[in-house]
Parts: sequence; structure tokens; C1' cells
RNA sequence: GCUCUUGUAGCUCAAAGGUAGAGCACCUGUUUUGUAAUCAGGGGGUUGGGGGUUCGAGUCCCUCCGGGAGCA
Repeated sequence: GCUCUUGUAGCUCAAAGGUAGAGCACCUGUUUUGUAAUCAGGGGGUUGGGGGUUCGAGUCCCUCCGGGAGCA
């Protein structure tokens, strides 16, 4: 330099164009003599940046940035 892949909650990952979710973590309550575990509830996201297509984009297209792999 070229090709492919990836970027979504604190972490690991879903969401095949139609309200952005789960597990773990965190907070509150329950329970316990106390802690942990259990159980109930809650908060947390400009979906890497910008632009385009569409009635509608995390999803499709372009570009830039970061990570990974391959080729030279």
C1' cells in the first nucleotide's frame, strides 16, 4: 500500500430496515446476628465521527478514525 473483518450500557455480546435488549457488574429493597448467596425492583446508550438512501437506519451506501487478520 491492497483485501477482508470488527466498533452497540462499566465488561462480554444480541438485535436479518419498524419502540435499542440480555447476562455479569452497579444502586435500592427483601432475607441474615452480620457478610455472601437468593428473591423483587431501579439507574445506566448522542449504537466510533461525519454525510447519503429511505416514510423509517444499530442494520443499506460513501468517507474518516480505532482494533484484528491476510497478501505484498
This is a predicted structure of a 72-nucleotide RNA (transfer RNA) from a Chlamydiia bacterium. Its Rfam family is "tRNA". By type it is a transfer RNA. Its family is annotated with triplet codon-amino acid adaptor activity in the Gene Ontology. About the family: Transfer RNA (tRNA) molecules are approximately 80 nucleotides in length. The RNAcentral record of the sequence draws on ENA.